[in-house]
Molecule: SAH (S-adenosyl-L-homocysteine) riboswitch aptamer
Organism: Myxococcales bacterium
RNA sequence: CGUCUCGAGGAGCGUUGCGACGGCCGUGUGCCGCCAGGCUCGAGACGCCCCGCGAGAACCAGCGCGGGAUCGCAACGGCGCUCGUGAACC
Numbered sequence: 001c002g003u004c005u006c007g008a009g010g011a012g013c014g015u016u017g018c019g020a021c022g023g024c025c026g027u028g029u030g031c032c033g034c035c036a037g038g039c040u041c042g043a044g045a046c047g048c049c050c051c052g053c054g055a056g057a058a059c060c061a062g063c064g065c066g067g068g069a070u071c072g073c074a075a076c077g078g079c080g081c082u083c084g085u086g087a088a089c090c
Base pairs, nucleotide, nucleotide: 001047002046003045004044005043006042007041008040009039010083011082012081013080014079015078018038021033022032023031024030025028037076049068050067051066052065053064054063
């Protein structure tokens, strides 16, 4: 860094429906369904990358071990409504 799983970002109701996902066929800038945590942070697993050591005359490759830190704070999520919480003003 990537993928997956889990957790967190106060709690609900209604609605639209892009992407993803599922189905269909006549395969298309298609149709139907579903659909407003798909974003950020954290933890774990797997893989990759970097660094150090094992270490051999040296290099390459490979294997193994270790490391890639700590603390504080979050920000954001279509439209409408309700509740909760905090602050300010009256």